[in-house]
Context: one part of a larger RNA
RNA sequence: UGACGGGGGCCCGCACAAGCGGUGGAGCAUGUGGUUCAAUUCGAAGCAACGCGAAAAACCUUACCUGGUCUUGACAUCCCCGGACAGCCCAAGAAACUGGGUUUCUCUUCGGAGCCGGGUGACAGGUGCUGCAUGGCUGUCGUCAGCUCGUGUCGUGAGAUGUUGGGUUAAGUCCCGCAACGAGCGCAACCCCUGUCUCUAGUUGCCACCAUUCAGUUGGGCACUCUAGAGAGACUGCCGGUGUUAAACCGGAGGAAGGUGGGGAUGACGUCAAGUCCUCAUGGCCCUUACGACCAGGGCGACACACGUGCUACAAUGGCGAUUACAGAGGGUAGCGACCUUGCGAAAGCGAGCUAAUCCCAAAAAAGUCGUCUCAGUUCGGAUUGGGGUCUGCAAUUCGACCCCAUGAAGUCGGAAUCGCUAGUAAUCGUGGAUCAGAAUGCCACGGUGAAUACGUUCCCGGGCCUUGUACA
Numbered sequence: 001u002g003a004c005g006g007g008g009g010c011c012c013g014c015a016c017a018a019g020c021g022g023u024g025g026a027g028c029a030u031g032u033g034g035u036u037c038a039a040u041u042c043g044a045a046g047c048a049a050c051g052c053g054a055a056a057a058a059c060c061u062u063a064c065c066u067g068g069u070c071u072u073g074a075c076a077u078c079c080c081c082g083g084a085c086a087g088c089c090c091a092a093g094a095a096a097c098u099g100g101g102u103u104u105c106u107c108u109u110c111g112g113a114g115c116c117g118g119g120u121g122a123c124a125g126g127u128g129c130u131g132c133a134u135g136g137c138u139g140u141c142g143u144c145a146g147c148u149c150g151u152g153u154c155g156u157g158a159g160a161u162g163u164u165g166g167g168u169u170a171a172g173u174c175c176c177g178c179a180a181c182g183a184g185c186g187c188a189a190c191c192c193c194u195g196u197c198u199c200u201a202g203u204u205g206c207c208a209c210c211a212u213u214c215a216g217u218u219g220g221g222c223a224c225u226c227u228a229g230a231g232a233g234a235c236u237g238c239c240g241g242u243g244u245u246a247a248a249c250c251g252g253a254g255g256a257a258g259g260u261g262g263g264g265a266u267g268a269c270g271u272c273a274a275g276u277c278c279u280c281a282u283g284g285c286c287c288u289u290a291c292g293a294c295c296a297g298g299g300c301g302a303c304a305c306a307c308g309u310g311c312u313a314c315a316a317u318g319g320c321g322a323u324u325a326c327a328g329a330g331g332g333u334a335g336c337g338a339c340c341u342u343g344c345g346a347a348a349g350c351g352a353g354c355u356a357a358u359c360c361c362a363a364a365a366a367a368g369u370c371g372u373c374u375c376a377g378u379u380c381g382g383a384u385u386g387g388g389g390u391c392u393g394c395a396a397u398u399c400g401a402c403c404c405c406a407u408g409a410a411g412u413c414g415g416a417a418u419c420g421c422u423a424g425u426a427a428u429c430g431u432g433g434a435u436c437a438g439a440a441u442g443c444c445a446c447g448g449u450g451a452a453u454a455c456g457u458u459c460c461c462g463g464g465c466c467u468u469g470u471a472c473a
Stems, first nucleotide, its partner, number of pairs: 001473002003470003007467007015457002019421005026312008034303002042053002064298007073123001077122002079119005087102005105114003125287002128285003134281002136276003139272001141270001146185006152161003165176003191264004196232007205222003210219002235258001238252005314414001318373006330361003335354002340349003380411001385406007427449007
């Protein structure tokens, strides 16, 4: 000087407390451990691994296993020889591939080049090892308020001072004081979305007024809504009080909004030899008729069990039936697919319109109204199983999703323990997207309905500043 303390002081955070809803019990989904296996590819390991890499494992992916094959190689450059290649047909084979038949080019400076086959060796290749050799990228403490430097001064020196102190703030934010005076990286602001208004613009959007076949439909209009550009607006600016005449705090006015208005992006010096050599790049080591390459089938999906994360429930604030409203944000031409017809249905047939403020996905659901069930393992719950189908796709057996009929399990609110959340939040309800032929209860986004509680900082956890002790560095 740091680090640490079941030392002290001050302060903060859904840290506790006050509340609301969960997990832990059940079934299933998914990830992991373990076990098993020819293989169940590999990585991730307290917080910060475990719905994680994977925004899609039937084949492919795929790295694993078994079997069949290749050895200048699936891919690149150079040298030599020959020929277009591709396509089509036949035979064997699980295919890779092997043998045979048919067909035969473009540019050209006429040297050759493109493309393919054969040969030779230089070389290719490796998701093989080392993340404790590395770059790059990322997590984490933590959006915590800190981390430093120059000159000066003090100290023999390591170092100190500044950065401490008194106030204040979300903040090393600002003020005052002070052997310090300044500066940098952080904080804040500048950026995006959202909340109010004005102007500009008016189609594919909108409809106050007139007409209407009642559909913004047509004429008409751009007032309103909306769209998307440009501006205005909030600054403790104004008033009162407190305060050291300061910074600031408390209350008020006006205002759509008030003291950072609400969200997002933004992550200092560094820590964990944190993670990644399987994104990529790369040193070293290793393999080279194999640890490289091709193919078929299997596996990654196994299942006495254990754990994490979720979904659905255990019902009456509910289930079922009928009926009737109200969103936002997205996606669409190898696509979205209306209307109509068929089917109980998943879907099928036909195919309008749409490169989309125009057409389509598209029905929002919870909510409301009416009826029924009457507290039961039930008209709750839907696992499991049997049968029959639809769709995607060469192909759904291992191993897809969905539909119909039948079946109807556990489960009556969950021990010790433990998690999230302070407002348009929690809870609850649907909607869309990426990936994608098909395949979400995951992920990302969107809106609808919409709470309770916070006395407070004694305690648990994490963190910041000052101080004190030290068997630590």

Annotation:
Predicted 3D model of a 473-nucleotide part of an RNA (small-subunit ribosomal RNA, 3' major domain) from an uncultured organism. The coordinates come from a structure-prediction model, not an experiment, and the mean pLDDT is 85.